The RNA shown here (FMN riboswitch aptamer (RFN element)) has 132 nucleotides and comes from Propionispora vibrioides. The sequence is in RNAcentral, with records from Rfam. Model confidence (mean pLDDT): 81 of 100. Its Rfam family is "FMN riboswitch aptamer (RFN element)". From the family's description: The RFN element is a highly conserved domain that is found frequently in the 5'-untranslated regions of prokaryotic mRNAs that encode for flavin mononucleotide (FMN) biosynthesis and transport proteins. Its family is annotated with FMN binding in the Gene Ontology.

[in-house]
RNA sequence: UUUAGCCUUUGGGGCAAGGUGAAAAAGAGUGCAUCUUUUAAUUCCUUACCGGCGGUAAAGCCCGCGAACCUUUGUGGUUGAUCUGGUGAAAUUCCAGGGCCGACAGUAUAGUCUGGAUGGGAAAAGGCUACA
Numbered sequence: 001u002u003u004a005g006c007c008u009u010u011g012g013g014g015c016a017a018g019g020u021g022a023a024a025a026a027g028a029g030u031g032c033a034u035c036u037u038u039u040a041a042u043u044c045c046u047u048a049c050c051g052g053c054g055g056u057a058a059a060g061c062c063c064g065c066g067a068a069c070c071u072u073u074g075u076g077g078u079u080g081a082u083c084u085g086g087u088g089a090a091a092u093u094c095c096a097g098g099g100c101c102g103a104c105a106g107u108a109u110a111g112u113c114u115g116g117a118u119g120g121g122a123a124a125a126g127g128c129u130a131c132a
Stems, first nucleotide, its partner, number of pairs: 001132001003130008016047004023039006048112002050102002052065004060100002068078003082098005104115003
């Protein structure tokens, strides 16, 4: 130094403000119509904010993996999103500009709230032992 084994640790982020008021409750009214008041979306609208792991010229949008879901439990299946210009030997990764995406359940419709999850995991770092 290579390989193998054991152990330890680490291993996901997202500001709030304003607007509207579905629905519900109460009162008046004749149990209708109608009117008034209150509660009410971090989910709708405006502005914003966030980006797991390995590869590679540095990546949310290239290639693959993980998570989630399904399953005949198999090395299985499903699984979102990028263009242009510049620099350069090389960049859909850097710089500039424009655009787009984001599981499931709950709830006034959620990438950001609550929950499964003090979970799981791609992987990363370190230590020890052994053969050569």